[in-house]
């Protein structure tokens, strides 16, 4: 230089005018109202609603089976399936990346198609190899080394041996099984031995762990109006009551269905000080914990957070001038993950060339 890997600020600043929002201070008003002055006022994802909580309510609320979800280990968190760190596996020359990552010797399912064989200690389509009969072919015994089908053929290569062949037998290597040794653990390394137990669990199962629902349109008050109306059926032999179901507990004018009456404010709370954010210091490989200072930073209710003008910053150009500027906008409130969509710098890491 060039071609990648990772991580990653920052998402314009500052001043004036004038315009909106609620808050707080004042002053005027009959008030539901006006005036004036102050500080704040949409993001890193506010999007999806995929998980996790915190709130509220069932509610006084325990067991059990059914569902559901997670899946090497070891840590972090309120809590999670997230996030750190490692271990194993694949990929990639590499910096690095991916993993729905327990169990196949606890059942039962699947493996089309070709191909002798894809029920398990079985198979034999050419082929060797030995016997019989025999012009030729043909038939019985061994074989599974070699060729053929396949993603995969019952350990793999190489030497010996054999009628031929074979873990038969040795050498190495992979598997399992036993021991020791290191690590908290997953695991890994040594040595033994015997020769050797096909894929699949995002099949269905088994083995650990975990898990009540419902959800801010939760739920609580206040005001107004009515008819605290009829009529049938349940109900202490137990209404109703917690995803289903069983079981166990609390328990009554209470549930169901039909018929009819009122009311529906666009009300007030909930609503933003919180597992909160900034800085420093210990600790910890890290995620992240601790302790001290310090800050308060939208609460709307059909929906406000804005506009112009100047300067300076970034980026591009035809450079004393011009143009641009990404996804995209709160509605209880937080920790995460997925998507979108410009990315300053930083560290690595291949490849050329100079020195």
């Nucleotide at each position: 230089u060039g071609a990648g890997u990772g991580u990653g600020a920052a998402a314009g600043a500052u001043a004036a005018u004038c315009g909106c929002g609620g808050c707080u201070a004042u002053c005027c008003u009959g008030u539901u109202g006006g005036g004036u002055a102050g500080a704040c006022g949409a993001g890193g994802a506010a999007a999806g609603u995929c998980c996790g909580a915190g709130c509220u309510c069932c509610a006084u609320a325990g067991g059990g089976c059914a569902g559901a979800a997670u899946g090497c280990c070891g840590g972090u968190u309120a809590a999670c399936g997230u996030c750190c760190g490692g271990c194993g596996a694949g990929g990639g020359u590499g910096a690095c990346c991916u993993c729905a990552g327990g169990g196949a010797a606890a059942g039962u399912g699947c493996c089309a198609c070709a191909g002798a064989a894809a029920u398990g200690u079985g198979a034999a389509c050419c082929g060797c190899c030995g016997g019989c009969u025999u012009u030729a072919a043909g038939c019985c015994g061994g074989u599974a080394a070699g060729g053929g089908u396949g993603g995969a053929a019952c350990g793999g290569u190489g030497c010996g041996g054999u009628a031929a062949g074979a873990g038969c037998g040795c050498a190495c290597c992979a598997g399992c099984a036993g021991u020791c040794g290191a690590g908290u653990a997953a695991u890994c390394g040594g040595u033994u031995g015997g020769c050797u137990a096909g894929g699949u669990a995002a099949a269905c199962c088994c083995c650990a762990u975990u898990c009540g629902g419902a959800g801010c349109a939760a739920g609580a008050c206040c005001a107004a109006a009515u008819a605290g109306g009829g009529a049938a059926g349940g109900g202490a032999u137990g209404a109703a009551g917690c995803u289903g179901c069983c079981c166990g507990c609390u328990g009554a004018u209470c549930c169901u269905u039909c018929c009819g009456g009122g009311u529906u404010g666009c009300g007030u709370c909930g609503c933003u000080u919180g597992a909160g954010c900034u800085u420093c210091c210990a600790g910890g490989u890290a995620a992240c914990u601790g302790a001290a200072a310090g800050c308060c930073u939208a609460g709307a209710u059909a929906a406000a957070u804005g506009a112009u003008u100047a300067u300076c910053a970034c980026c591009g150009c035809u450079u004393u001038g011009c143009g641009g500027a990404a996804c995209a906008g709160a509605a209880c409130u937080c920790g995460g993950c997925u998507u979108a969509a410009u990315g300053a710098g930083c560290a690595c890491u291949c490849a050329u060339a100079u020195u």
Description
A computed fold for a 355-nucleotide RNA from an Acholeplasmataceae bacterium, annotated as Bacterial RNase P class A. It matches the Rfam family "Bacterial RNase P class A". Rfam describes the family as follows. Ribonuclease P (RNase P) is a ubiquitous endoribonuclease, found in archaea, bacteria and eukarya as well as chloroplasts and mitochondria. Taxonomically the source falls in Acholeplasmataceae (Bacteria, Bacillati, Mollicutes, Acholeplasmatales). The gene name in the source record is rnpB. The coordinates come from a structure-prediction model, not an experiment, and the mean pLDDT is 76.